[in-house]
Formats: sequence, C1' cells, structure tokens
RNA sequence: CCGGGUAUAGCGGAGCUGGUACCGCGCCACAUUUGGGAUGUGGAGAUCGUGCGUUCGAGUCGCACUACUCGGA
Repeated sequence: CCGGGUAUAGCGGAGCUGGUACCGCGCCACAUUUGGGAUGUGGAGAUCGUGCGUUCGAGUCGCACUACUCGGA
C1' cells in the first nucleotide's frame, strides 16, 4: 500500500426481509436468613465505534474515517 472480518449496557452475546434494542453474568432495592451465601420478585443502566447520506422510519442499506484483527504485496 491492497483486500477481508469485527465494533450493540460494567463484562460476554443475540437482534430475521429496515419499523419503538433483548438475553446471561454483574449492579441496586425488597422478601426469605441471626448474618453471609443461595433463591424469589421488582428496578436502574446502551441515542448501537465517529461523521455524512438514502428513507416516512437505520443497530440493519451506501460512502468516508477511527480502533482492533486476518490475509496478500
């Protein structure tokens, strides 16, 4: 320099043919317990790597860039 892949909550993942973003662990509160742990119920937390574009509507489509990674020269 050329080409591919990945980027979504604190961590790990899902998200179909574009339509109000879920799950597990963790965290907070309550119940149970002398307490802890475990269990149960409820709750908080991500404007989806950044920007622009297409669209009535973008995590999803297009372009550029950034980070990580794989291959090639």
Transfer RNA from an uncultured Clostridia bacterium, 73 nucleotides, folded computationally. The coordinates come from a structure-prediction model, not an experiment, and the mean pLDDT is 81. It matches the Rfam family "tRNA". The sequence was found in a public genome assembly.